[in-house]
Formats: sequence, structure tokens, C1' cells
RNA sequence: GCCUCCGUGGCUUAGUGGCUAUAGCGAUCGCCUCGUAAGCGAUAGGUCGGGAGUUCAAAUCUCCCCGGAGGCA
Repeated sequence: GCCUCCGUGGCUUAGUGGCUAUAGCGAUCGCCUCGUAAGCGAUAGGUCGGGAGUUCAAAUCUCCCCGGAGGCA
């Protein structure tokens, strides 16, 4: 330099045009316990890497940029 893939709460991730963006772990609070852990319940936390475009409508499609992984040279 070229090709392919990836980027979504603190971490891991589902969602591939339209419903309030999903779950697990973690955090906080409560219940339980003599107390802790485990268990159970609740709450908060995302403007989907950045920008532009297409569309009535974009996390999702297109383009540019940024970052990461792999391959070729």
C1' cells in the first nucleotide's frame, strides 16, 4: 500500500429499515440472615465510534474519516 471483518451502558453482547434498543455480568438500594456470602426483588446507567447522504422513517443501507483485528505484498 491492497483486501476482509469488527466498533451498541463499566465489561461481554442481541438487535440487519419501523414496537419504549436486548440480555448476562458488574454497580446502587431493599428483602432474607445474629452477621457475611449465596438467593430474591427493584433502580440507575446507551443519545449505537465521528460526520454526511438515501428514505416518510437509519444502530441497520451508501460514502468519507477515526480506532481495532486478521490476511496479502
Predicted 3D model of a 73-nucleotide RNA (transfer RNA) from a Nanobdellota archaeon. The RNAcentral record of the sequence draws on ENA. Rfam family: tRNA. NCBI's taxonomy places the organism under Archaea, Nanobdellati, Nanobdellota. The prediction has a mean pLDDT of 81.